The prediction has a mean pLDDT of 85.
Predicted 3D model of a 1483-nucleotide RNA (small-subunit ribosomal RNA) from an uncultured bacterium.
Rfam family: Bacterial small subunit ribosomal RNA. Rfam links the family to the GO terms structural constituent of ribosome and ribosome.
The RNAcentral record of the sequence draws on ENA, Greengenes and SILVA.

[in-house]
């Protein structure tokens, strides 16, 4: 810090993924120790059972148990005395501490004011008191109800309980004078007067209380500003509501509550709904800003089974208090009661998931108490749990024979590994033994007191002893092999990976990374500049609102002054501890904890500073505007004209077609269309001009003419003086279709109809049509409403059109011209921008206001809601699912029924064929025990096969062998085993018998037996090597170095000419080079020279019936080596003074002279594992081998490639003439004999320029047949034969003789050839006993036609366009339908929720109101009693929670049905897009 993943590749957008930190955690393996933390995040869900709140006898009566103690005793006990349980009244406490986090969007929290509007128990200071009376009641008994809670009567008592009275520093209330103050209401304060108001005692006599007043301190109450959530598919909300006025309440202001008046108040600066939420210090993360938490500790706030109320009190509407209703649990004797763990342990239950029903009050705190105490699940500890952090060990050293095993191996070795063993040392942790604290201050007269704990810590002992595991190892991302398996099991965070050689799955070895943990899951921050304030876009990538007019609001032009509100800067104050950072300190280090500092980014206050910003006053003209002169213009309305053409209609001429198409056809039409002439009607657009023009805010405007009207531009510098820009809402305007009402309708022309294409055509095309289109009035409100580009203001080069103004020069005038300028409107382009394409003063530069809009694709311009509308529909607008992508530009390819330009026997032009017809041969396909495998468009198929009767041969039947037919090596037998006959058998083979150098030993070879191992034409050409075929002998395909380009690439190699060629030449940011081409090699064509045998023979001889037969030659012919020659050299012409072409001259031979070898980068997972060769997997008494027999040759049939023909350019008979290149010893075989012939018989010559094969056909020359299924034609078949072989039956060739079939020139359709070519005759060779050769591969004889041309069909080069292709058009792709999953919506209904309203009933309960006949000790007055004053219960009224009616409202669940959506290797139907996608696509 980044990276991985869209593409053949690229750049860019984009968005899904990783790597890092963190957690109150869960799961999976695994687990040694120790400190320090943490430990129901769900069910604020229900609890059993314990403990959490008491205390005080120095407040008080009564009682006085057990245990001391005194005394007395009848020895049973009794009384006092201390002590004091269990209860009561009294006092403080029980409002804290401890729990949870449900509710609450709030003055509930935080932070800062403020209270002149308040309260305050205990505690502190400080001023004054504490004086006289009274009457009761619990506790006790006594009776009584009650199942129990518990409860009534009646009787006694006490007080620091209760009540009167006295006093009043002062307090509170009124009144009146006076000082001093303050942001206002108003506050202090001084004096005077009147008025109301206190107390409690106890005592060890020290002192504890106790009343009233002032002050503190602490704690609490209100009150304002700021700040901290998400929704506008929640936009209006509100009646005590907002204000006042009285009265009332309260500690204390207040509509807090009443009654009246008024009608207000709150709101896009987001009320009111409605979701969620305790908040905050802080935590986690981040470079920060920010985001996300808010366990733990700590402040605070709110609850305490739900709801609802008040009492008590300083304080509470009260967690462990009260009443009162609900829901749930318990008890009951059915009459009634009890209860509330969100305290601490605990248990069920819920859940992925979270401890002990512990010690202890020694510590620290807290409650009461004068104090000892005594309570205290706060608290100290401990227990469990690897939940987090930290630390520690599970040894250290030496130690190669690199042991053994294990794993791989190329079998050498490598690795595991110094690891182990083996030697030497050490003892931390655990463990054992002995000692052993601090924490104690304090308390008590003193002894004495630590839960934790015999714990830390200390010493000593024994002995490596007890103590490693989890994950991953294709990339990101660090580590790699073997074996298994075979798109199957499986893996996966994201690309992905498995379909027989998986570093990506399982398992092993090795390895890499953490380590008592390691992984996973799940959440958050980060990477993510992927919401961007720091920090992002918005022409084509998601993204500019269709256009204006304009409120809010936001910004704002030059000068002065003044303010100090914004900003600066100085101080003060608050900013809680903890955390964090620093620094120092204590646990043996650390975590951890302690001390300081520093922060804390804030928030008030207060003094300054005034350059900008905003207030506030003046003032300016350059912004805006407005007078005043010009001036273009399809700007907009209304009204009226006008000519041409289309259609109809009426006449006239006129006669058979007219119209349409790609080609028809429906349709018109002898009832006169069509065509043509006149004449008339109606509706609708307005040619020519006209333009890259020109107005308009878009939309949009086009004959003329008129009326009425809007904006612009220029010139002028007269006026006003910022009046200016933007624009959320709002309002207006808005092409086409559509909708309503009433007109109108010629022409086109949705639906429809019909004709045609078409596999089908509900389409493109034809003929016909109706809405519409037009008018007028009203909706609609939307389009690719686009410059796909908001407005607005400034600033940053130009050159060059065009439209309107204006100015200055030239010109005598006019037309025309130059220049300058402001306005618009197009091209082109600098820098600059951009991902590039692009833009580029009419921005997409550079900049500043303003406003819209976008955040991945799809789902969705889509649902629900809500708003508009007559519908149609519009507007706003999600999710849930789903994918890793979708996209934008640009390169490089292929592709196109897209252009240029150019080859090819590619068409054309010719000539011969093939498709037909017999046979051959080879494939399919059927058959079959097998018909043995392979090849499969071109580029399988007379192909591997240049030789399938047996062998070959791989295959089928059957009979054998198992170390094997064959190969190397050990070890052992026996032994000299070779061989050769018989014999059986279909052979292989098995039996027999004879033979078999030898004394020994040894070698050689052969046999047995055994183990290594042989052998496989079994698989897999998609594991391979080598060889091949193709495009294609097309002319291309790269490469350094430079240069452009961000980058993939481009240049180059493209253009202008040339050429068979990327052959050359020119020209060019290129410049050179490579593999290709061409050329160097071979044949062949002339001619030269050597050299002559077996070729040759002209001269010079010999000799033959005749031949180079012989002497001998070397010229010729040839033959075999060696040169020559041809290069566009030369000459003219065209061409760029090029390359080059055209013509010519010479020449045998001309522009590569014919042919041949030679095949570039590659392309087809093209062929071949069965030529070889070779990984990996199979078989192993068989998929190996040996044999015999069959089969590869089967045959209804289809294809291919050939051979033969249909005949007279022939057939048949007889004469007759010229090759070339080849073969030949298991061999060619001459001659000469037999035979009709195939061929036999003989066997010279030849290992071949010498002999043989071996007559060469066609052709020439004569004959004959006359168009006919023939004297074509030769299948088929009969007989009869040769010849090779062991062996012609399946299933060989050839021969005679007979036999004599199809076919008369071949349909659609298709193939070869451009000259010695085609066609045509023949001849040879390979393979081979022989041949199913008609093939194949070479030879050489005769030897043609035609190419205007490149339109079209093939196929291939260049450029060049489009592109959604790139497995590349044999490509992508779209919708319906059918099947299966899966979430949405919709629904007749159902089932709940939630929070409000209307009435109804109305419990507690109260400051309240009213009564109040009933009761009442304290005071007062007469007084055995009674009367009053006062109070109370009762009861009633207002409020009032639950509950019940009820119409909505708003939110899930579910629902037949349904309606579109996503998704699913091979479903169907068609072909819409993508190329002019074949009817340009698209809104």
């Nucleotide at each position: 810090a980044g990276a991985g993943u869209u593409u053949g590749a690229u750049c860019c957008u984009g968005g899904c993924u990783c790597a890092g930190g963190a957690u109150g955690a869960a799961c999976g393996c695994u687990g040694g120790c120790g400190g320090c933390g943490g430990g129901u995040u769900u069910a604020a869900u229900a609890c059993a059972u314990g403990c959490a709140a008491g205390u005080c006898g120095a407040g008080g009566g009564a009682c006085g148990a057990a245990a001391c103690c005194a005394u007395c005793u009848u020895c049973g006990g009794a009384u006092g005395g201390c002590u004091g349980a269990a209860a009561c009244c009294g006092g403080c406490g029980a409002a804290c501490g401890g729990g949870u986090g449900a509710g609450u969007a709030a003055c509930a929290c935080g932070u800062g004011a403020c209270c002149a509007a308040c309260c305050u128990g205990c505690c502190c200071u400080c001023c004054a008191c504490u004086c006289g009376g009274g009457g009761a009641u619990a506790a006790c008994a006594a009776c009584g109800g009650g199942a129990a809670a518990c409860c009534g009567u009646u009787g006694c008592u006490a007080a620091c309980a209760c009540c009167c009275g006295a006093u009043a520093u002062c307090a509170c209330g009124a009144u009146c004078a006076g000082a001093c103050c303050g942001c206002a209401u108003g506050g202090u304060u001084u004096g005077a007067u009147c008025c109301u108001g206190a107390a409690a005692a106890c005592u060890c006599c020290g002192g504890u209380g106790g009343u009233g007043g002032a002050g503190g301190a602490g704690g609490g109450g209100g009150u304002c500003g700021c700040g901290g959530c998400c929704u506008a598919u929640c936009a209006g909300g509100u009646a005590g509501u907002u204000g006042g006025u009285g009265c009332g309440g309260u500690a204390a202001c207040g509509g807090c509550g009443c009654a009246c008046c008024a009608a207000g108040c709150c709101g896009a600066c987001g009320a009111c709904g409605g979701g969620u939420a305790g908040c905050u210090g802080g935590a986690g993360u981040g470079a920060g800003a920010g985001c996300u938490c808010g366990a733990a500790c700590a402040g605070u706030c709110a609850c305490a089974c739900u709801g609802g109320a008040a009492c008590u009190g300083a304080g509470a509407c009260a967690c462990g208090g009260u009443c009162c209703a609900g829901a749930c649990u318990c008890c009951u004797a059915c009459g009634g009661g009890a209860g509330g763990c969100a305290g601490c342990a605990g248990u069920a239950g819920a859940g992925a998931a979270u401890c002990u029903u512990g010690c202890g009050c020694a510590a620290u705190g807290g409650g009461c108490g004068a104090a000892a105490g005594c309570c205290u699940g706060a608290c100290g500890c401990a227990g469990c749990c690897a939940c987090g952090c930290c630390g520690c060990g599970u040894g250290g050293g030496g130690g190669a024979a690199g042991a053994a095993g294990g794993c791989a191996u190329u079998c050498g070795u490598g690795u595991u590994g110094u690891a182990a063993a083996c030697c030497c040392c050490u003892u931390u942790c655990a463990g054992g033994u002995g000692g052993g604290a601090a924490g104690a201050a304090g308390c008590g007269a003193a002894a004495g007191u630590g839960a934790c704990g015999g714990u830390a810590c200390c010493a000593c002992c024994a002995g490596a002893a007890g103590a490693a595991g989890g994950u991953c190892c294709g990339g990101c991302c660090a580590a790699c092999u073997a074996c298994g398996u075979g798109c199957c099991a499986g893996c996966a965070g994201c690309c992905g990976c498995g379909g027989u050689a998986a570093u990506a799955c399982g398992u092993a070895g090795g390895g890499a990374c953490c380590g008592a943990g390691c992984g996973u899951u799940a959440u958050c921050c980060g990477g993510a500049a992927u919401u961007a304030u720091u920090g992002g876009g918005c022409g084509u990538a998601a993204a500019g609102c269709g256009c204006g007019u304009g409120u809010a609001g936001g910004c704002g032009g030059u000068c002065c002054g003044u303010u100090a509100a914004g900003u600066c800067g100085g101080c003060u104050g608050c900013g809680a501890a903890a955390u964090c950072u620093c620094a120092g300190g204590g646990c043996u280090c650390a975590a951890c904890c302690c001390u300081g500092a520093a922060a804390c980014u804030g928030c008030a206050g207060u003094c300054g500073a005034u350059a900008c910003u905003g207030g506030c006053g003046g003032a300016c003209u350059u912004g805006a505007g407005g007078u005043a002169g010009g001036u273009a213009g399809a700007g907009g309305a209304g009204a009226g004209u006008g000519g041409a053409a289309u259609u109809c209609c009426u006449g006239g001429u006129g006669u058979a077609g007219c119209g349409g198409u790609g080609g028809a056809a429906u349709g018109c039409g002898c009832a006169g269309a069509u065509a043509u002439c006149a004449g008339g009607a109606g509706g609708a657009a307005c040619a020519c001009c006209a333009a890259u023009g020109g107005c308009g805010a878009a939309g949009g405007c086009a004959g003329c003419u008129c009326u009425c009207u809007g904006g612009g531009c220029c010139u002028u510098a007269c006026c006003u003086g910022a009046c200016g820009c933007u624009g959320a809402g709002a309002c207006g305007c808005g092409a086409a279709a559509g909708c309503a009402u009433g007109g109108g309708u010629a022409g086109c022309a949705a639906a429809c109809a019909g004709g045609a294409u078409u596999a089908g055509a509900u389409a493109c095309c034809c003929u016909g049509g109706u809405a519409g289109u037009c008018c007028a009035u009203g909706c609609c409100g939307u389009a690719a409403a686009c410059g796909a580009u908001g407005g607005g203001u400034g600033c940053u080069a130009g050159a060059u059109g065009u439209g309107g103004g204006g100015a200055u020069c030239a010109g005598u005038u006019c037309a025309c011209g130059a220049u300058c300028u402001c306005c618009g409107u197009g091209u082109c382009g600098u820098a600059g921008c951009u991902a590039a394409c692009g833009c580029g003063u009419u921005a997409a530069g550079c900049a500043c206001c303003c406003c819209g809009c976008c955040u991945g694709g799809g789902g969705a311009c889509u649902a629900c809601g809500g708003c508009c509308g007559c519908a149609a529909g519009g507007c706003u607008a999600a999710a849930a699912c789903u994918c890793a992508a979708a996209g934008g530009a640009a390169u490089u390819g292929a592709c196109g029924g897209g252009g240029g330009c150019c080859c090819g026997c590619a068409c054309a032009a010719g000539c011969g064929g093939c498709g037909g017809a017999g046979c051959a041969u080879g494939u399919g396909g059927c058959u079959u025990a097998a018909u043995u495998c392979g090849a499969a468009g071109c580029a399988a198929c007379g192909c591997g096969a240049a030789g399938a009767a047996c062998c070959u041969u791989a295959c089928c039947u059957g009979g054998g062998c198992u170390u094997g037919a064959c190969a190397u090596a050990c070890a052992c037998c026996g032994u000299u085993c070779a061989g050769a006959u018989a014999c059986a058998g279909a052979g292989a083979u098995g039996u027999a018998u004879c033979g078999g150098a030898u004394u020994c030993g040894u070698u050689c070879g052969a046999g047995g037996u055994g183990u290594a191992c042989a052998g496989g034409u079994g698989g897999u050409g998609c594991a391979u090597g080598g060889c091949u075929g193709u495009c294609g002998u097309c002319a291309g395909c790269u490469c350094g170095u430079g240069u452009c380009g961000u980058g993939a690439g481009a240049u180059g190699u493209u253009g202008g000419g040339u050429u068979a060629a990327g052959u050359c030449c020119c020209g060019c940011a290129a410049c050179g080079a490579g593999c290709g081409c061409a050329a160097c090699c071979c044949c062949u064509a002339u001619u030269c020279u050597a050299u002559g045998u077996u070729g040759c023979c002209a001269g010079c001889g010999c000799g033959u019936a005749a031949u180079g037969g012989c002497g001998g030659g070397g010229a010729c012919u040839c033959a075999u080596g060696g040169g020559a020659g041809a290069c566009u050299g030369c000459c003219g012409g065209u061409g760029u003074c090029a390359a080059a072409c055209c013509g010519g001259a010479g020449g045998a031979a001309g522009g590569u002279g014919g042919g041949g070898a030679c095949g570039a980068c590659g392309u087809c997972a093209a062929g071949u594992c069965a030529u070889c060769a070779u990984g990996c997997c199979c078989c192993u008494u068989a998929u190996g081998u040996c044999c015999a027999g069959g089969g590869c040759u089967g045959c209804a049939c289809a294809c291919a490639u050939g051979c033969u023909a249909c005949a007279a350019u022939g057939g048949c008979c007889g004469g007759u003439a010229c090759a070339g290149a080849g073969g030949g010893c298991u061999g060619c075989g001459a001659u000469c004999c037999c035979g009709c012939g195939a061929g036999g018989g003989u066997g010279a010559g030849c290992g071949a320029a010498u002999c043989c094969c071996a007559c060469a056909a066609a052709g020439c020359c004569g004959g004959u047949c006359u168009c006919a299924g023939u004297u074509c034609g030769g299948a088929u078949u009969g007989c009869a034969g040769u010849c090779u072989g062991c062996a012609a039956c399946u299933c060989g060739a050839c021969u005679g003789c007979a036999u004599g079939a199809a076919g008369c020139c071949g349909g659609a359709g298709u193939c070869g050839c451009u000259a010695g070519u085609a066609a045509u005759c023949g001849c040879a060779g390979a393979u081979c006993a022989g041949c199913a050769a008609c093939g194949c591969u070479g030879c050489g004889g005769u030897g043609a036609a035609u190419a205007c041309g490149u339109u079209c069909c093939c196929g291939g080069g260049c450029c060049u366009u489009g592109u959604g292709c790139a497995c590349a058009c044999c490509g992508c792709c779209c919708g319906u339908c059918a099947c299966g999953u899966c979430a949405u919506g919709a629904a007749a209904g159902u089932c709940g929720g939630u929070a409000a309203c209307a009435c109804c009933c109305g419990a507690a309960g109260u400051a309240c109101a009213g009564u109040g006949g009933c009761c009442c000790a304290a005071c007062c007055c007469c007084u055995u009693g009674g009367g009053g004053g006062g109070g109370g219960a009762g009861c009633u009224g207002c409020c009032g929670a639950a509950g019940g009616u009820g119409g909505g409202a708003u939110u899930g669940g579910u629902a037949a049905u349904u309606a579109g959506g996503a998704c699913g290797a091979a479903g169907u139907c068609g072909u819409a897009a993508c190329a002019a996608g074949g009817u340009a696509a698209c809104c």